[in-house]
RNA sequence: CAGGCCGGCCGGGUAACCGCGGGCGUUCACGCUCGAGGAAAGUCCGAACUCCACAGAGCAGGGUACUGGGUAACACCCAGCGGGGGUAACCCCGGGAAAGUGCCACAGAAAGGGAAACCGCCUCCCAACCGGAGGGAAGGCUGAAAAGGUGAGGCAAGAGCUCACCGGACAACAGGUGACUGUUGUGCCUGGUAAACCCUACCCGGAGCAAGGCCGAAUAGGAAGGGACGAAGCUGCUCGCUGACCUUCGGGUUGGCCGCUCGAGGAACCGGGCAACCGGUUUCCCAGAUAGAUGGUUACCGUCCUUUACAGGAUACAGAACUCGGCUUAUAGGCCGGCCUGCCGA
RNA sequence: GGGGUCGUGGUGUAGCCUGGUCAAACACGCCAGCCUGUCACGUUGGAGAUCGCGGGUUCAAAUCCCGUCGACCCCG
Numbered sequence: 001c002a003g004g005c006c007g008g009c010c011g012g013g014u015a016a017c018c019g020c021g022g023g024c025g026u027u028c029a030c031g032c033u034c035g036a037g038g039a040a041a042g043u044c045c046g047a048a049c050u051c052c053a054c055a056g057a058g059c060a061g062g063g064u065a066c067u068g069g070g071u072a073a074c075a076c077c078c079a080g081c082g083g084g085g086g087u088a089a090c091c092c093c094g095g096g097a098a099a100g101u102g103c104c105a106c107a108g109a110a111a112g113g114g115a116a117a118c119c120g121c122c123u124c125c126c127a128a129c130c131g132g133a134g135g136g137a138a139g140g141c142u143g144a145a146a147a148g149g150u151g152a153g154g155c156a157a158g159a160g161c162u163c164a165c166c167g168g169a170c171a172a173c174a175g176g177u178g179a180c181u182g183u184u185g186u187g188c189c190u191g192g193u194a195a196a197c198c199c200u201a202c203c204c205g206g207a208g209c210a211a212g213g214c215c216g217a218a219u220a221g222g223a224a225g226g227g228a229c230g231a232a233g234c235u236g237c238u239c240g241c242u243g244a245c246c247u248u249c250g251g252g253u254u255g256g257c258c259g260c261u262c263g264a265g266g267a268a269c270c271g272g273g274c275a276a277c278c279g280g281u282u283u284c285c286c287a288g289a290u291a292g293a294u295g296g297u298u299a300c301c302g303u304c305c306u307u308u309a310c311a312g313g314a315u316a317c318a319g320a321a322c323u324c325g326g327c328u329u330a331u332a333g334g335c336c337g338g339c340c341u342g343c344c345g346a
Numbered sequence: 347g348g349g350g351u352c353g354u355g356g357u358g359u360a361g362c363c364u365g366g367u368c369a370a371a372c373a374c375g376c377c378a379g380c381c382u383g384u385c386a387c388g389u390u391g392g393a394g395a396u397c398g399c400g401g402g403u404u405c406a407a408a409u410c411c412c413g414u415c416g417a418c419c420c421c422g
């Protein structure tokens, strides 16, 4: 210099004027102060909180899945292990196919039974060909996949039949918390699919802030049906618990308060830990609307586009609604850090 | 807030659950020829979809799994 990999951050700024929502103060009209996001989004996971037996039993159903750690919890995060890809930085994947069942189209002799048809190989019968009897599973032919691979020995021809290396299985020993790894020995027996059923281990009660509670207003507690032979909570079923309402139609009222914003909270420093994260000290208060505020105009600057210039235009994705921890998705433009490969120079 | 269904030529559907000759079928529509004086009807032939998009599992994906986009419906 070129190409690439990984991680983090910003995502318009300043000023004036006019407004909008919350809080506080008071001289009741002003003043002070705060006022969107990294995703506020999708609602895909996990919680907190509230009510229903403080949450029960069984079956069914659902979810997760290498190991160890972190966490309130998780399908998240960190560190490692194994496999795959890449020259590398680095990235992707992850229980069990030796419990059982199913499936493997077409092709092919054969698709899971340890089987072998045809061509070819070898031996014998035969004078010889053809043919017949047998051996063998190396070669050819199909396929995504054909029963360890390569080489040597061996043999009538062959074959893990024997040996070396590789691969795989089992056992012992050693290391590691563990996934797993290493060494030695014995062998070659057992295809794929569990994002097919299933098995194993662990987890999951239901509903959701329109949860739920309080006050007020209105009115007639109207009609029909079901209900202690059990309404409803409670979900698929059964049990168990509570024990009087439930459904539909027709009317009335459609106001306020709490929940509600101080929280598994942010920042700085110190300490522990490889890290995720944890502990301590100090410090900060940072939206709470209810038809729903967070906006508009002007000037200058920043960035991008057009243009010789003057000048003009544009300025991403998107907007809280009970609150957190994650994941995923959208995002113009820009900045920073670390690492790898190639080339050149010293 | 909670739950569900669907996306396949121009249009409406089937195939998906149980993956395979799916190189995706049917009807209407479209194009061309024939028929007719002409049009329609009829008849013969043809074109047109890689299954919303992206990724994965598998030998193999419209079909199974994950993510995402869009449309519609139901309950409170």
Base pairs, nucleotide, nucleotide: 001342002341003340004339005338006337007336008335009334010333012301013300014299015298016297017296018295020035021034022033023032024031025030026029037317041328042327044326045325046324047323049208050207051206052205056239057238058237059236061204062203063202064201065200066080067079068078069077070076081094082093083092084091085090095199096198100197101196102193103192104191118140119139121135122134123133124132125131148166149165150164151163152162153161167188169186170185171184172183173182174181175180212258213257214256215255222249223248224247225246226245232242233241265284266283267282268281269280270279271278272277302315303314304313305312306311347421348420349419350418351417352416353415356374357373358372359371366405376392377391378390379389380388398414399413400412401411402410